[in-house]
Overview: Predicted 3D model of a 75-nucleotide RNA (transfer RNA) from Eubacteriaceae bacterium UBA1433.
């Protein structure tokens, strides 16, 4: 050089064309003398970046970026 995989909230993670679950953390509240525990609520106009296809894209296609793996070459 070539081939393959992965990238979703602070962290983990579901989703596999029909408009982003859940856990944890955080924040607010209830409870408590205080704290912890427990309970309730809030928490992604957004899925690595940029294009494309589509009525509709995290999901399909292309390029690029980052990480990991396989194979080779040189030494």
């Nucleotide at each position: 050089a070539g081939g393959g995989g992965c990238a979703u909230c602070g962290c983990c993670a579901a989703g596999c064309g029909g408009u982003a679950a859940g856990g944890u953390a955080a924040c607010g509240g209830a409870c408590u003398c205080u704290g912890a525990c427990u309970c309730c609520g809030u928490c992604a106009u957004u899925c690595g970046u940029a294009g494309g296809u589509u009525c509709g894209a995290a999901u399909c296609c292309u390029a690029c970026u980052g990480c990991c793996c396989c194979c080779g070459c040189c030494a």

Model confidence (mean pLDDT): 81 of 100.
The source organism's lineage runs through Bacteria, Bacillati, Clostridia, Eubacteriales and Eubacteriaceae.
It matches the Rfam family "tRNA". The family's RNA type in Rfam is transfer RNA. Rfam describes the family as follows. Transfer RNA (tRNA) molecules are approximately 80 nucleotides in length.